[in-house]
RNA sequence: UUUCGAUAAAGGCAAACCAUGGGCAACCAUGGGACGCAAAGCCACGGGUCCCGAUUAUCGGGACAGCCGGGUCGCCGAA
Numbered sequence: 001u002u003u004c005g006a007u008a009a010a011g012g013c014a015a016a017c018c019a020u021g022g023g024c025a026a027c028c029a030u031g032g033g034a035c036g037c038a039a040a041g042c043c044a045c046g047g048g049u050c051c052c053g054a055u056u057a058u059c060g061g062g063a064c065a066g067c068c069g070g071g072u073c074g075c076c077g078a079a
Base pairs, nucleotide, nucleotide: 004077005076012037013036017032018031019030020029021028022027035066041072042071043070045069046068047067048064049063050062051061052060053059054058
């Protein structure tokens, strides 16, 4: 350094749900709250799922990174 991931150490993130706000909606933001997570950091590139619209067995726009794959940066160092 690369793999790998411990009954290690220091930490980190935050599901469902609730409140407020935004959005036609999926969903998002803030605060509370913790189901969990070795990338549950970031990216919509591929697949998939969800929402909206239409000239509807297709097309267009949007959402989900905590659905899977991939890309990229990163803490620690047992076996």
A computed fold for a 79-nucleotide RNA from a Nitrospiraceae bacterium, annotated as c-di-GMP-I riboswitch aptamer.
The source organism's lineage runs through Bacteria, Pseudomonadati, Nitrospirota, Nitrospiria and Nitrospiraceae.